RNA sequence: GCCCCGGUAGUCUAGCGGUUAGGAUGCGGCCCUGUCGAGGCUGCGACUCGGGUUCGAGUCCCGGCCGGGGCG
Repeated sequence: GCCCCGGUAGUCUAGCGGUUAGGAUGCGGCCCUGUCGAGGCUGCGACUCGGGUUCGAGUCCCGGCCGGGGCG
């Protein structure tokens, strides 16, 4: 340099072009417990950046950046 795959809460991960962007973990509050785990209820928190297509984009297209793999 070329090709392929990926980028979503602090972390891991799902996501048919129309969902309130879901789950786990984490953190806060409450309950429970003699105390601490554990358990229950509840809240907080995310789409890598720019452009395009579309009535509508996390999702499709183009480019950048970052990560992984392959070729030279």
Background
Predicted 3D model of a 72-nucleotide RNA (transfer RNA) from a Candidatus Iainarchaeales archaeon. The coordinates come from a structure-prediction model, not an experiment, and the mean pLDDT is 81. Its Rfam family is "tRNA". From the family's description: Transfer RNA (tRNA) molecules are approximately 80 nucleotides in length. By type it is a transfer RNA. Rfam links the family to the GO term triplet codon-amino acid adaptor activity. The sequence is in RNAcentral, with records from ENA. The source organism's lineage runs through Archaea, Nanobdellati, Candidatus Iainarchaeota, Candidatus Iainarchaeia and Candidatus Iainarchaeales. RNAcentral records the identical sequence in 2 taxa.